[in-house]
Context: one part of a larger RNA
């Protein structure tokens, strides 16, 4: 390389947009580049193959023949691919009418709760644990009532419910804004699919500058436990967690399952929406999601099973024994931490 693979054995890129490239619906005509058929030229010799011959045989050698899978020229064919011109509507997009939604951005605002501060009542404990102690408290704590400050998060509703490409998104109201579904089948007429590079987004932690800091809380300190206890438990507590702007670019970034399209028995929930029929309970049929169970099939099994891991097609990514090692070196990138790319010796 080929072959075979990628849920769990090695292996799907974290996700999207998209350049080149690859691939691409129905139909008519033409061309003849690919394709196919006929003919011709060339395809050195030797070697190889077939036949015959010469060394006693053989290896070896000689002669003859076919062939040399390729390239070129020429004459044709027109199904498929391609090219050109035209037509179509089912793919795709648009329009119109409805609709659901924690999709995103910005601003405003609400009520619980924790903590702190002030004042009142009140007195000796509180707190914490398996038990304790550190800690707080007669300078009046804990408890309770009233008032105030401030930050963060939004109970119930809440749901294998919704939305988003993924990361992710949850009080309420408003601004701006992206996508989606259903119905009509009105418009365009293949405008499509995938996508190396590239670009953008990308949890948490971390970094830079400026703010903020209620609770929680790496580090750290103390108290316990213990043979020890650099832990688990307790009392405190700094960075951080929050905001703005910039960086980092990784996760068990998981459905451990790339994207798109078509086909393939059923049953039962649920979300959005349409139609029919009934009534005011519903029932039946359809489309788009989201779950469960299962037929055939698949699979080493677990399981999967119209949301495929079934049957197929197109394109991309990735794998090729374990360790060494996601290491070394180089390069790129970053403020740094690091990240991306990524070996070999040796060893089993």
């Nucleotide at each position: 390389c080929u072959g075979g693979g990628u849920a769990u054995a090695a292996a799907g890129g974290g996700u999207g947009c998209g350049u080149a490239g690859g691939c691409a619906g129905u139909u008519u005509a033409u061309c003849a580049a690919g394709u196919c058929a006929g003919g011709g030229g060339u395809u050195a010799a030797a070697a190889g193959c077939c036949g015959c011959a010469g060394c006693u045989c053989g290896a070896c050698u000689g002669c003859g023949g076919a062939g040399c899978u390729g390239c070129c020229c020429u004459u044709g064919a027109a199904a498929c691919u391609g090219a050109u011109a035209g037509a179509c509507u089912u793919g795709a997009a648009u329009a119109u009418g409805a609709g659901a939604g924690g999709g995103g951005c910005u601003g405003a605002u609400a009520g619980a709760a924790u903590u702190c501060c002030u004042g009142g009542u009140g007195u000796a404990g509180c707190g914490g644990u398996a038990a304790a102690a550190u800690g707080c408290g007669u300078a009046g704590a804990u408890a309770u009532c009233a008032g105030g400050a401030g930050g963060a998060a939004u109970a119930c509703c809440g749901g294998u419910g919704g939305c988003g490409a993924a990361g992710g998104c949850g009080g309420u109201c408003a601004u701006c804004u992206g996508g989606c579904u259903c119905a009509u089948u009105a418009u365009u007429g293949a405008c499509g699919c995938u996508g190396a590079a590239g670009c953008a987004c990308g949890a948490a932690a971390g970094c830079g500058u400026a703010g903020g800091u209620a609770g929680c809380g790496a580090a750290c300190a103390g108290g316990a436990u213990u043979a020890g206890a650099u832990a688990c438990c307790c009392u405190g507590g700094u960075a951080g967690u929050c905001u703005a702007c910039g960086c980092u670019g990784u996760a068990a970034a998981c459905g451990a399952u790339g994207u798109a399209u078509g086909c393939u028995u059923g049953g039962u929930g649920u979300u959005a929406u349409g139609c029919a029929u009934u009534u005011a309970g519903g029932u039946g049929c359809g489309u788009a999601g989201u779950g469960c169970c299962g037929u055939a099939g698949g699979a080493a099994a677990u399981c999967u099973g119209g949301u495929a891991a079934g049957c197929a097609u197109a394109c991309c990514a990735c794998c090729u024994g374990g360790g060494g090692a996601g290491u070394a070196c180089g390069a790129a990138u970053g403020c740094a931490a690091g990240u991306u790319u990524g070996a070999a010796a040796c060893u089993c």

The part of an RNA shown here (small-subunit ribosomal RNA, central domain) has 348 nucleotides and comes from an uncultured rumen bacterium. Its mean pLDDT, the model's own confidence on a scale to 100, is 88. The RNAcentral record of the full RNA draws on ENA and SILVA.